[in-house]
């Protein structure tokens, strides 16, 4: 990055499992992806177990917070197939 050529990865639903949960993971499964390979190294986003704070006599409610996620949010760092214009 092409009406290429060999290939790849797999969104959502479902079905089992993990997990506070956000979401991982294994099945199916293809929405789509030229890095929709790997990295949480910058901003953003989610999620609040646990800590902290307010309000209640108290059950309880709120509100803040990331050690926790997300790379198929954007960016960096890194490996890689293929060559048309």
């Nucleotide at each position: 990055g092409a009406u290429a050529a060999a290939g790849g990865c797999a969104a959502a639903a479902c079905c089992g499992g993990c997990g506070a949960a956000a979401g991982c993971c294994g099945g199916c499964g293809a929405c789509g992806c030229a890095a929709a390979g790997c990295u949480a190294u910058g901003g953003g986003u989610c999620u609040g177990u646990g800590g902290c704070c307010g309000c209640a006599a108290a059950c309880g409610c709120g509100g803040c917070u990331a050690u926790g996620a997300c790379u198929g949010c954007c960016a960096g760092g890194u490996c890689g197939c293929c060559g048309a214009a």